The RNA shown here (transfer RNA) has 73 nucleotides and comes from Penicillium pancosmium. RNAcentral holds the sequence, with entries from ENA. Its Rfam family is "tRNA". Rfam links the family to the GO term triplet codon-amino acid adaptor activity. By type it is a transfer RNA. Rfam describes the family as follows. Transfer RNA (tRNA) molecules are approximately 80 nucleotides in length.
[in-house]
C1' cells in the first nucleotide's frame, strides 16, 4: 500500500430489490407464589456504521470514508 470478508434494539444474530425489519437472550409491566427464582401473558426497545449514486422503490445493488477480523508484499 493491495485482497477479502463483517458492520441490524443493551447483547448473539437472520432477512440480500418491495407490505408492519423475523427469532433467541436480556429489560419493563402483569399472572402466578407467603416471598423469590422458574413458568405464562403483554408491552417497549432497530431511521439496517457514515455519506452521495443507481432505482418508481434500497437493510440489500454500485462509489467513497469509519471502524473490526484475516490474507499478500
Nucleotide at each position: 500500500g493491495c485482497c477479502u470478508u463483517c458492520g441490524u434494539g443493551g447483547c448473539g444474530c437472520a432477512g440480500u430489490g418491495g407490505c408492519u425489519a423475523a427469532c433467541g437472550c436480556g429489560u419493563u409491566u402483569g399472572a402466578c407464589u407467603u416471598g423469590u427464582a422458574a413458568u405464562c401473558a403483554a408491552g417497549a426497545g432497530a431511521u439496517c456504521g457514515c455519506u452521495g449514486g443507481u432505482u418508481c422503490g434500497a437493510u440489500u445493488c454500485c462509489g467513497g470514508c469509519c471502524g473490526g477480523a484475516g490474507g499478500c508484499u